[in-house]
RNA sequence: ACUCGAUACGGCGAGUAUAAAUAGGACUUUAAGCCGUAAGCGUUCCCGCCGCAGGGCGGGAGGUAGUC
Numbered sequence: 001a002c003u004c005g006a007u008a009c010g011g012c013g014a015g016u017a018u019a020a021a022u023a024g025g026a027c028u029u030u031a032a033g034c035c036g037u038a039a040g041c042g043u044u045c046c047c048g049c050c051g052c053a054g055g056g057c058g059g060g061a062g063g064u065a066g067u068c
Stems, first nucleotide, its partner, number of pairs: 001016005007038005025068004033041001043062008
């Protein structure tokens, strides 16, 4: 300097041409992805429609939490 931890900015951390991870303070907890703000991509639940079925499409709700 760049890339990655879904997206934008910042933080934290990792890697060096790759896009992953046992890292991202510790423990417990949650389907909920490292954290903050924004958002609502993934994802969870409910409803409707289509399909013999695996599943697909649309709408609504949620948007981990606690302690140190």